[in-house]
RNA sequence: GUUCCAUUAGUUAAAUGGAUAUAACGGAUCCCUCCUAAGGAUCAAUUGGGGGUUCGAUUCCCUCAUGGAACG
Numbered sequence: 001g002u003u004c005c006a007u008u009a010g011u012u013a014a015a016u017g018g019a020u021a022u023a024a025c026g027g028a029u030c031c032c033u034c035c036u037a038a039g040g041a042u043c044a045a046u047u048g049g050g051g052g053u054u055c056g057a058u059u060c061c062c063u064c065a066u067g068g069a070a071c072g
Stems, first nucleotide, its partner, number of pairs: 001071007010025004018055001027043005048064005
């Protein structure tokens, strides 16, 4: 330098154009308990940045950024 892959909650991952974006761990509040742990209930929190296509984008296209791989 070229090509390819990945980027979603604090962390790890789902979600093949129709949504209120889902789960586990973690966090907060409450219940339970003499207390703690365990257990139960509820809640908060996420689509890397910018454009485009579309009635509608996490999903498709372009570009940038970050990380990784292959080739030279």